[in-house]
RNA sequence: GUGCCCGUAGCUCAGCUGGAUAGAGCGUUGGACUCCGACUCCAAAGGCCGUGCGUUCGAAUCGCAUCGGGCAUA
Numbered sequence: 001g002u003g004c005c006c007g008u009a010g011c012u013c014a015g016c017u018g019g020a021u022a023g024a025g026c027g028u029u030g031g032a033c034u035c036c037g038a039c040u041c042c043a044a045a046g047g048c049c050g051u052g053c054g055u056u057c058g059a060a061u062c063g064c065a066u067c068g069g070g071c072a073u074a
Stems, first nucleotide, its partner, number of pairs: 001073007010026004019057001028044005050066005
C1' cells in the first nucleotide's frame, strides 16, 4: 500500500433480509427483606448506535469518505 473483520449503555455483547418506543447480562443508584450485612426480589438512571455526507417516506441496519482497533499479504 491492498484486502477482510470489528467499533451499539461504565464493562461484555444481541439487534435476522431498512419499519416505527434501541435491548440483555454484569455493574451503579434507590427501595423491600435483615439486628447489620450478604443473598434474593422490585424499581430507576444511563446510549442521538466511532465521525461526516449521501440513498430512502423511513437508516444501528444500504452506499461513499474518514478515524480507531485487529488479522492477512507484498

A computed fold for a 74-nucleotide RNA from a Clostridia bacterium, annotated as transfer RNA. Rfam family: tRNA. The organism belongs to Clostridia, within Bacteria. The sequence was found in a public genome assembly.